Predicted 3D model of a 74-nucleotide RNA (transfer RNA) from Geminocystis sp. NIES-3709.
Taxonomically the source falls in Geminocystis (Bacteria, Cyanophyceae, Chroococcales, Geminocystaceae).
Its mean pLDDT, the model's own confidence on a scale to 100, is 80.
The sequence is in RNAcentral, with records from ENA and GtRNAdb.
It matches the Rfam family "tRNA". Rfam's curators write: Transfer RNA (tRNA) molecules are approximately 80 nucleotides in length. By type it is a transfer RNA.

């Protein structure tokens, strides 16, 4: 140097043909339960959907280009 992949919560990931609100699981905080812990139940924070720009009434979702990782051929 080229090609294909992935990038969304603290991690693990879902997210349909672009559409009215951004989700699960688990960890985190309180609160019930217990002598207590632990499981269990409630409830709660928590996100500029990697980064710019474009399209479009409207973008996590299309397009351009950049960064990071991974895999491949040179």
């Nucleotide at each position: 140097g080229g090609a294909c992949g992935u990038a969304u919560a603290g991690c693990u990931c879902a997210g349909u043909u672009g559409g009215u609100u951004a989700g699960a699981g688990u960890a985190c905080a309180u609160c019930g339960u217990u002598g207590a812990c632990a499981u269990c139940g409630a409830u709660g924070g928590g996100g500029u959907c990697g980064c710019c720009u474009g399209u479009u009434c409207g973008a996590g979702u299309c397009a351009g280009g950049c960064u990071a990782c991974g895999u491949c051929c040179a």